[in-house]
RNA sequence: UAGAUUAAAUGGCAAACCUGUCGAAAGUCAGGGACGCAAAGCUACGAGUCUAAAGUGGUAUACUACGAUAGUCGGGCUGCUGUA
Numbered sequence: 001u002a003g004a005u006u007a008a009a010u011g012g013c014a015a016a017c018c019u020g021u022c023g024a025a026a027g028u029c030a031g032g033g034a035c036g037c038a039a040a041g042c043u044a045c046g047a048g049u050c051u052a053a054a055g056u057g058g059u060a061u062a063c064u065a066c067g068a069u070a071g072u073c074g075g076g077c078u079g080c081u082g083u084a
Stems, first nucleotide, its partner, number of pairs: 012037002017032004022027001035071001041077003045074003048069003055063002
């Protein structure tokens, strides 16, 4: 100098649940709270999953994303450590 890597170190994020908020809903945001996470940082490009206001249909409990999900998976961009 480069790299492997999770032993260690500095730290980081925050599930369920509770309260409030926005939303037709799925779900978001804020506070509390920690199940866990080496990208559980950002990104809606691909797939999957969820919802169905509007629309279609009409027997309807049906169909449908322009909505949501990054802590479902993959892709893209970026960050920390660098041998006890």
Description: Predicted 3D model of an 84-nucleotide RNA (c-di-GMP-I riboswitch aptamer) from Lutispora sp. The source organism's lineage runs through Bacteria, Bacillati, Clostridia, Lutisporales and Lutispora.